[in-house]
Context: one part of a larger RNA
RNA sequence: UGACGGGGCCCCGCACAAGCAGCGGAGCGUGUGGUUUAAUUCGAUGCAAAGCGAAGAACCUUACCAAGGCUUGACAUGACGGAAGUAAGAAUCCGAAAGGAAGAUGACCUGUCAAAUCAGGAGCCGCCACAGGUGCUGCAUGGCUGUCGUCAGCUCGUGCCGUGAGGUGUUCGGUUAAGUCCUGCAACGAGCGCAACCCCCGUUGCCAGUUAUUUUCUCUGGCGAGACUGCCCUGCAAAACGGGGAGGAAGGUGGGGAUGACGUCAAGUCAGCACGGCCUUUAUGCCUUGGGCUACACACACGCUACAAUGGAUGGUACAAUGGGUAGCAAUGGAGCGAUCUGGAGCUAAUCUGGAAAACCAUCCUCAGUACGGAUUGUAGGCUGAAACCCGCCUGCAUGAAGUUGGAGUUGCUAGUAAACGCAGGUCAGCAGACUGCGUUGAAUACGUUCUCGGGGCUUGCACA
Numbered sequence: 001u002g003a004c005g006g007g008g009c010c011c012c013g014c015a016c017a018a019g020c021a022g023c024g025g026a027g028c029g030u031g032u033g034g035u036u037u038a039a040u041u042c043g044a045u046g047c048a049a050a051g052c053g054a055a056g057a058a059c060c061u062u063a064c065c066a067a068g069g070c071u072u073g074a075c076a077u078g079a080c081g082g083a084a085g086u087a088a089g090a091a092u093c094c095g096a097a098a099g100g101a102a103g104a105u106g107a108c109c110u111g112u113c114a115a116a117u118c119a120g121g122a123g124c125c126g127c128c129a130c131a132g133g134u135g136c137u138g139c140a141u142g143g144c145u146g147u148c149g150u151c152a153g154c155u156c157g158u159g160c161c162g163u164g165a166g167g168u169g170u171u172c173g174g175u176u177a178a179g180u181c182c183u184g185c186a187a188c189g190a191g192c193g194c195a196a197c198c199c200c201c202g203u204u205g206c207c208a209g210u211u212a213u214u215u216u217c218u219c220u221g222g223c224g225a226g227a228c229u230g231c232c233c234u235g236c237a238a239a240a241c242g243g244g245g246a247g248g249a250a251g252g253u254g255g256g257g258a259u260g261a262c263g264u265c266a267a268g269u270c271a272g273c274a275c276g277g278c279c280u281u282u283a284u285g286c287c288u289u290g291g292g293c294u295a296c297a298c299a300c301a302c303g304c305u306a307c308a309a310u311g312g313a314u315g316g317u318a319c320a321a322u323g324g325g326u327a328g329c330a331a332u333g334g335a336g337c338g339a340u341c342u343g344g345a346g347c348u349a350a351u352c353u354g355g356a357a358a359a360c361c362a363u364c365c366u367c368a369g370u371a372c373g374g375a376u377u378g379u380a381g382g383c384u385g386a387a388a389c390c391c392g393c394c395u396g397c398a399u400g401a402a403g404u405u406g407g408a409g410u411u412g413c414u415a416g417u418a419a420a421c422g423c424a425g426g427u428c429a430g431c432a433g434a435c436u437g438c439g440u441u442g443a444a445u446a447c448g449u450u451c452u453c454g455g456g457g458c459u460u461g462c463a464c465a
Base pairs, nucleotide, nucleotide: 001465002464004461005460007459008458009457010456011455012454013453015449016448019413020412021411022410023409026305027304028303029302030301031300032299033298034296035295042053043052064291065290066289067288068287069286070285073130077129078128080126081125082124088105092101093100094099108121109120110119111118132280133279135278136277137276141274142273143269144268145267146265148263153192154191155190156189157188158187159168160167161166173182174181198257199256200255201254203225204224205223206222207221208220209219228251231245232244233243234242235241307406311365312364313363314362315361316360324353325352328347329346333342334341335340372403377398378397379396380395381394382393383392419441420440421439422438423437424436425435
């Protein structure tokens, strides 16, 4: 000087408390461990791994396993040599395919030439350098990322103090979300952070506007205005600042986002990419078929659906926003109980496209393992796709499991938030209980900082560095 303390003081945070909804019990989905397996590819492992890489494993992907094949190679560059019915390649044979054999036919570009004449190129063959490697090392690395933490800190120049390591400044007194600001001070200044500048939302003026409900309004885009403790009262010796009020759409950071200092964890990633070293080279490379990544005594993590009457069922009837669409979105119509099929108006989209659901109105159910719950299984179909056996999704009928609110413990959330409700998008041929967004309905509680966890500052102890 740091780090540490079951030392002290001060302060903060959904950290506790006060509340609301959950998880932990059940069934199922997904991930992980373990076990199994020919293989169940690899990585991620307290917070900060475990619906994570993966924005979507039937083949492909795919890296794993078995079997069958290739060896200058699926791909690149260069050197040397060679073959002219050359490159390409139909039929046919072996084969699961890849691959191998076979070979009718039969080229291209540049220059030259009477000419398939000659030379060169591309292509082919041989050979040599080499290619290739999702092989190892994230403890050799770059880049990127997580975390402490959007916490308020981390430093420098000169000066001063100290033999020195270092200190001071950055400490003290107030104050703030903030090393934010003020006052004081052997310090005076400065940098990276904070804040502001950027984007969105909320109010309003002007301008413009297609496809829109068309002079307005709503909406879309642009340019402005507005909020600054500006005004008033008040507290503190003063200042900074705090409390209250007016006006205002908005008030003291208006709400949200982007933005992550010096550093820590030899944190993560050699399987995004790049790259040092090592290893491999008829194989640890490449191709193909099939299988596996989907296994299942079990354990954990994150979710979905429920256990019902604030509900379920049937019928009726409203109201969104974000987005997507030409190998696409698809209306009106017709068939089917339905998934879906048929057909195709319109749309390269403010033009066309797509029943929001909870909510509301009426009726039934009357507390039961039920008209709750829907797992599981049987069967009949539909869709995508060469192909749904391993291993997809959806529909009809039948079946109708556990489950009656969940131990110890534990998670999220302070307002248009939690909770509830649906919708859209990416991935995608098909497949969403996940993710990312969007709107609709819309709460309760916060006395307070004793305690738990994490963090910041000052100080103290120390057998630690």

Overview
Predicted 3D model of a 465-nucleotide part of an RNA (small-subunit ribosomal RNA, 3' major domain) from an uncultured bacterium. Rfam family: Bacterial small subunit ribosomal RNA.